This is a predicted structure of a 117-nucleotide RNA (FMN riboswitch aptamer (RFN element)). The sequence was found by an Rfam model in a public genome assembly. It matches the Rfam family "FMN riboswitch aptamer (RFN element)". About the family: The RFN element is a highly conserved domain that is found frequently in the 5'-untranslated regions of prokaryotic mRNAs that encode for flavin mononucleotide (FMN) biosynthesis and transport proteins.

RNA sequence: CUUUUACUUCAGGGUUGGGUGAGAUUCCCUACUGGCGGUACAGUCCGCGAACCCAAAAUGGGCCGAACCGGUGAAACUCCGGUACCAACGGUACAGUCCGGAUGAAAGAAGGAGGAA
Repeated sequence: CUUUUACUUCAGGGUUGGGUGAGAUUCCCUACUGGCGGUACAGUCCGCGAACCCAAAAUGGGCCGAACCGGUGAAACUCCGGUACCAACGGUACAGUCCGGAUGAAAGAAGGAGGAA
C1' cells in the first nucleotide's frame, strides 16, 4: 500500500416582518433552508439514502420532487451574473420551516484492532 472481518464514533437545515381571521409559524405578501457518493465546487445532472406503498416480516420488491439564459475556462446543466423552480407521512385553519413517529433508522464519513496476500 491492497484486500478482508467484526467493532466504535459521527451522520439534516430552515417562518423574519406584515395582512386577513374567533382561530393560521399552515392562507396571502415577504423571509429562510438544502442529507450522502460521483463529476470543474451541484437541493433541480448521474447514482444512493430517508420518507411513502406492498408484504406476516426482513437484510425483499415498488415508488420517489424541481433549471433555464448569459459569461469565464481546455473542461462547469456544478463557478460568476440574472431570473425561476422543488421539497414524504400523521396532527392542527390547508405546513419544506411548528408538533409527532424520531434519544429512531440510514446513504455514507472517520477511527483504531484482527486476518490474508